The RNA shown here (TPP riboswitch aptamer (THI element)) has 114 nucleotides and comes from Haloferula rosea. Its mean pLDDT, the model's own confidence on a scale to 100, is 75.
């Protein structure tokens, strides 16, 4: 100086779907079930009655340089499911979040000793 696997710190990314049932209107945001690593909450504001949708947080858990955490193509194709990125194509397509230490291997200078 170069390389790699794990680990550690400390930054930073990232997703959170499906389906059944039921209560409510001075109420409502619950129960259950599937897959999955992860389908969590809290507060504010709309929205209407669907048990929704945005923004802020906190918590799991899953990633951080690349055959991919996750995004977008995508209301895409197939298979299969009660249904679903559920599996597979798509995909040597676009995108995407790093640095330091630590260990090891490797080279190369320098010094000291045979």
């Nucleotide at each position: 100086g170069g390389a790699g696997c794990a680990c550690g710190a400390c930054a930073g990314g990232g997703g959170a779907g499906c389906c059944c049932g039921c209560c409510g209107a001075u109420c409502g945001a619950c129960g259950g079930g599937c897959c999955g690593a992860g389908a969590u909450u809290u507060u504010c504001c709309g929205a209407c009655g669907c048990g929704c949708g945005g923004a802020a947080g906190a918590g799991a858990c899953c990633c951080u340089c690349g055959g991919a955490a996750c995004c977008u193509g995508a209301u895409g194709c197939g298979g299969g499911u009660a249904a679903a990125g559920c599996c597979g194509c798509c995909g040597u397509a676009g995108g995407a979040a790093g640095u330091c230490g630590c260990c090891u291997c490797u080279u190369c200078u320098u010094c000291c000793g045979g």